RNA sequence: AGAGUUUGAUCCUGGCUCAGAUUGAACGCUGGCGGCAUGGCUAAAACAUGCAAGUCGAACGCGAACGUAUAUUCGUAUAUCAGUAGAGUGGCGAAAGGGCGAGUAAUGCGUGUCUACGUACCCCCAGGUCAGGGAUAGCUCACCGAAAGGUGUGGUAAUACCUGAUGAUCUCGAAAGAGCAAAGGCUUGCUGCCAGGGGAUCGGGACACGUCCUAUCAGGUUGUUGGUGAGGUAAAGGCUCACCAAGCCGAAGACGGGCAGCGGGUGUGAGAGCAUGACCCGCCGCAUCGGAACUGAGACACUGUCCGGACUCCUACGGGAGGCUGCAGUAACGAAUAUUCCGCAAUGCACGAAAGUGUGACGGAGCAAUGCCGCGUGGAGGAUAAGCCCCUAGGGGUGUAAACUCCUGUCAGAGUUUAGGAAUAAUUGACCAGACUCAAAGGAAGGGCCGGCUAACUUCGUGCCAGCAGCCGCGGUAAGACGAAGGGCCCAAGCGUUAAUCGGAAUCACUGGGCUUAAAGGGUGCGCAGGCGGACUUGUAGGCAUCUUGUGAAAUCCCUCGGCUCAACCGGGGAACUGCAGGGUGAACCCCAAGUCUUGAGCUCGGCAGAGGCGGUCGGAACGAUAGGUGGAGCGGUGAAAUGCGUAGAUAUCUAUCGGAACGCCAAAGGAGUAGUCAGGCCGCUGGGCCGAUGCUGACGCUCAUGCACGAAAGCGUGGGUAGCGAACGGGAUUAGAUACCCCGGUAGUCCACGCCCUAAACGAUGUGUACUAGGUGGUGGAGGUUUUGACACCCUCACCGCCGAAGCAAAAGCGAUAAGUACACCGCCUGGGGAGUACGGUCGCAAGACUAAAACUCAAAGGAAUUGACGGGGGCUCACACAAGCGGUGGAGCAUGUGGCUUAAUUCGAAGCAACGCGAAGAACCUUAUCCUAGGCUUGACAUGCAUGGAUUAUUGAUCUGAAAGGUGAUAGACACUCUUGAGUGGAACAUGCACAGGUGCUGCAUGGCUGUCGUCAGCUCGUGCUGUGAAGUGUCGGGUUAAGUCCCUUAACGAGCGAAACCCCUGCCGCUAGUUGCUAACAUUUAGUUGAGGACUCUAGCGGGACUGCCGGUGUCAAACCGGAGGAAGGUGGGGACGACGUCAAGUCAUCAUGGCCUUUAUGCCUAGGGCUGCACACGUGCUACAAUGGCACGGACAGAACGAAGCAAUACCGUAAGGUGGAGCAAAUCGUAUAAACCGUGCCCCAGUUCGGAUUGUGGUCUGCAACUCGACCACAUGAAGUCGGAAUCGCUAGUAAUCGCGUAUCAGCUACGACGCGGUGAAUACGUUCCUGAGCCUUGUACACACCGCCCGUCACGUCAUGGGAGCCGGGAGCGCCCGAAGUCGCAGAGCCUCAUCUGUGCCUACGGCGAGCUCGGUGACUGGGACGAAGUCGUAACAAGGUA
Repeated sequence: AGAGUUUGAUCCUGGCUCAGAUUGAACGCUGGCGGCAUGGCUAAAACAUGCAAGUCGAACGCGAACGUAUAUUCGUAUAUCAGUAGAGUGGCGAAAGGGCGAGUAAUGCGUGUCUACGUACCCCCAGGUCAGGGAUAGCUCACCGAAAGGUGUGGUAAUACCUGAUGAUCUCGAAAGAGCAAAGGCUUGCUGCCAGGGGAUCGGGACACGUCCUAUCAGGUUGUUGGUGAGGUAAAGGCUCACCAAGCCGAAGACGGGCAGCGGGUGUGAGAGCAUGACCCGCCGCAUCGGAACUGAGACACUGUCCGGACUCCUACGGGAGGCUGCAGUAACGAAUAUUCCGCAAUGCACGAAAGUGUGACGGAGCAAUGCCGCGUGGAGGAUAAGCCCCUAGGGGUGUAAACUCCUGUCAGAGUUUAGGAAUAAUUGACCAGACUCAAAGGAAGGGCCGGCUAACUUCGUGCCAGCAGCCGCGGUAAGACGAAGGGCCCAAGCGUUAAUCGGAAUCACUGGGCUUAAAGGGUGCGCAGGCGGACUUGUAGGCAUCUUGUGAAAUCCCUCGGCUCAACCGGGGAACUGCAGGGUGAACCCCAAGUCUUGAGCUCGGCAGAGGCGGUCGGAACGAUAGGUGGAGCGGUGAAAUGCGUAGAUAUCUAUCGGAACGCCAAAGGAGUAGUCAGGCCGCUGGGCCGAUGCUGACGCUCAUGCACGAAAGCGUGGGUAGCGAACGGGAUUAGAUACCCCGGUAGUCCACGCCCUAAACGAUGUGUACUAGGUGGUGGAGGUUUUGACACCCUCACCGCCGAAGCAAAAGCGAUAAGUACACCGCCUGGGGAGUACGGUCGCAAGACUAAAACUCAAAGGAAUUGACGGGGGCUCACACAAGCGGUGGAGCAUGUGGCUUAAUUCGAAGCAACGCGAAGAACCUUAUCCUAGGCUUGACAUGCAUGGAUUAUUGAUCUGAAAGGUGAUAGACACUCUUGAGUGGAACAUGCACAGGUGCUGCAUGGCUGUCGUCAGCUCGUGCUGUGAAGUGUCGGGUUAAGUCCCUUAACGAGCGAAACCCCUGCCGCUAGUUGCUAACAUUUAGUUGAGGACUCUAGCGGGACUGCCGGUGUCAAACCGGAGGAAGGUGGGGACGACGUCAAGUCAUCAUGGCCUUUAUGCCUAGGGCUGCACACGUGCUACAAUGGCACGGACAGAACGAAGCAAUACCGUAAGGUGGAGCAAAUCGUAUAAACCGUGCCCCAGUUCGGAUUGUGGUCUGCAACUCGACCACAUGAAGUCGGAAUCGCUAGUAAUCGCGUAUCAGCUACGACGCGGUGAAUACGUUCCUGAGCCUUGUACACACCGCCCGUCACGUCAUGGGAGCCGGGAGCGCCCGAAGUCGCAGAGCCUCAUCUGUGCCUACGGCGAGCUCGGUGACUGGGACGAAGUCGUAACAAGGUA
């Protein structure tokens, strides 16, 4: 000190979240020792038991018992215990100490100041302490009661009580004068007692300031505010009472409501702050709840009294007792908080002369890792051990870690002992502690985390499951995010989690924020309070500054020194406590007082412009209506129509009259007004502004909470008015629907008067005022100057309205003297989105509604500006067989083929819009062929490698039996090399067995490589450097031309470059050169024949070259690129064709070509075999073939190719067969031989428009060929049969020239073939293109966007379902604070009476009053049939509102 998270990316705004510190904590896992602290935060709910306040015999009177001893009549007595224990009278204390925080928002607390007061015990001073008296408890006796307790009789003491005396410096009083006291005790020297004065201490009281939230609490108050008098108190005072007055408090928040003890301090923070008030200290309050007084120095009293209430306990039912918010402890509550311990040894307190006693204060111990601090769990050496994990199989990690060797001795353990806490002359330790000795590495490590933030990574398991998660988010078969393991990181006797506070958060902003568009300027003005305020002078001294004094308790924090071995902890000293108060000084500034001034503000005078406002009056155009004329069938309306109007005469047109509303042109970037708003002309009344001029007033100013006024449209009330327009409504269309958009009508309303409403995208989304800070330009209103005057023009100046722009500002867009710049003053407003401008409450309103204005709940965003894309039923430019213009098809028929579907034991699998469907498949009868089906078999296997063992089993020949085959069974014969050699041994391959493993067309093309399709042969896609921008990005690549092209040229903050385009490559078209065999043949020879000789001329073959480059000419064009035309040329502007396919897109296709990760399978999903299936057929689609005929069919005759293939092959001549074919085999590994007759075409003839001499499906019969085998399931031939079909609906395909169309030929695969397919080859050989409006697709520029999975996008509302919180609600229930009335305990005070010397006391009563009761309301909460909306919820329904011109902005 920051980080994560909104986006495809960016900047900003903004919320959420994290990292830090802390805690009286709790929970989970774990746990060795010690020191110092801390420990019921919840039920101020209830408490068993014990203890927590006594003490004094030196104030007083009494006064046992047990025991022991003696005596004894055995009943007891005496002595001692003992003047003891004990209770009582009396004194002091019990008001302290200890606990808790319910109440309390001020009767409190804090700071400061003050005084109308009191103060036992303590200290000081100066005095006194004389003389008497009567009681009473205890005790005795008697009695009542269960008890608690009580009554009576008798007698007794005092420092208890009373009287008298004395009496002041005391009290009262002006004085005179009057009044008031005492107590003694013992150890004879102390102590006590009384009155007075002073002090100290501790208290009482008063004042000022400070002290939480709420205005959805705005008025409160009657002892209230003050006065006089009295009472009361220690004391001032309405503290109380009588009378008098009517005050007092309040927006600087009274009164009410909610919450809360306050401070020193504590936590956090850089600080300012924010939060907090456990432990320790100070103050206050409380003591079961409420009330009351008594005693006393002090209380309205925690362990006192009285009364009332609730609760608990005892009871003999008559009555009694009790108060842990003391220490322990119990139960309860709760996430949660300890021992019914020891001791008065220390410190302190009470009493006492003292010894001493008491003390749950306190000192200690116990329990708890609750916190802080310290220590330990060993140290040195020792190899790369085992185990585990990973692996590229080589190795690597755990890791010097272990074992092992040597060593040390903290803590814990055992024993001995006594410095210290002990203050002393001595005595005194509950508990703690020091020193020494012994033994042995022995007893002592865990927790969290490892996707990013955030330090730390791999494997396996799991498969949107189980789970994780603080935020973002992980998990749907390769998860570094789940679980485990190995490894690692961080802390460590702890580690994490949860809760909470501060921080980060400048995210309430005083320090230190904002408001054009992100949340946020009030609709506008006037203006009280308030805030702020021009120049100069003098004064005062409130603010301010400085010096000083007092105070700011101690503890804490900080510094320093010291004590526990260190530290935590503790002690001494200092500083600090930023505050408050008193005093002195100063006078710049602010305030205040007095005075002066003119520049702010205002006034006066002269001009000027204007839809400023109000009232009245007049006008023309248009429109509608009414009447009349002309006229005669339509008009009107729309995308197209219809409703509507019209022969009862419309529309159209002319004339006249009437009516209401609005004011064309002028007119504008124009003017006026505070805003809303204001527009025909004229008149009247009236507000403001600007310019110019002189004088006057003398700060009179600015802003403005509350308040008051104005305030578009719509709406409301009353009364008018109503031409046009026109919500609602009716009708017609559109549509799937159409409660809309369009059309025909039409009521409120729109208009006027008066009265309400008070809202708006009331917007410049920009509050008002003042000052300052470059310019340029346009407009409106005014003044001046220049030119002798005037117009025009130019210059200058004031006010206003616009545009561009410097600096600056801004997230950017933009703003920029009309600021969103730089400052000041004042007001309003904001603090994540939704819920919600909603609910409740209040105020206003006739109503509609307006103003004010939340919460629960929910989300991790919601937003602003700009960027790149994509998209648009946005725009511009351009292209393509995209359309158009043409030619031929498909869609109808039959057949072929593929697909879907259906069927099936199986019909194996894949391909799915274009870009699947004559596709993988360039050949399914078996084979092919597959987890396809049925059936039979094999199990280290059909195939590969390795290891171990075996031994000659082996290769090979394989009889027999079985079987459909595979397979099983297996007689018999039997191999090679080497060494020794009868024979044996060894070995390789092979075999057998076993183990590793093989195998898989099994899954995942969404794990992949490779290959391919597609956009698309479209012209695009990028980079380096520079420049611009905060940035994403832009520029370059845009613009102007041009091109098939990002092709080239020009311009240019760009300059260059790359991948594409083009070119290079291949075929083809022309020519040349070279070479002539198997090709060719002009000339010569030969001849049936280029057959042969010969020839290289020609064709051709196949090598190498040439040729075309906008090179030349003219024109256009920017002196360009280029285009148009022309010449020459075989070819002309890319000559034609091919190969070649940029960055990328489609999770496109393929795990079944191949390769490959992972998963699955292993007597099976592998392998072998037989048969079947892949050919199955109500149907649908795609692609084709053949046709429907005469541009044809048939028959006969005749002509002309190219390319390719051929040895398990092509096969000629010849012969046989109608034919398929057969027999046979010359020739040919091919420019030689063969396939091999090309066909359309040409010629001649027939057919004569018909289901035909068209068409050939289907079927029958007989054949041929291939093959182990043509049943399922081949092709071909012959004869016979002769179906549909007569040119094809909606729709749709291909093609721009050697193209379409049409004709045949060849090849691959292949035994054969379902080829009509695919790939090639040549023959014949067209038509049309005006053009780019439209359809489809594409490119560039631009625009809008709420899209970015990118329009097959996004997204809204109702309804239905589930969950949650909440409002209303007939009511019901409960709490709180008051008010009025009734009752009225105890008690103080007062009155009356009894009592009496006087008291005490008793009786009655008055006022006040707790509790209780009644009543009407207020307020808060709970609940409630039903009801309202809201939020949320992978795949519900209906539509399509918004985002593009979102299809009606």
This is a predicted structure of a 1449-nucleotide RNA (small-subunit ribosomal RNA) from a metagenome. The sequence is in RNAcentral, with records from SILVA.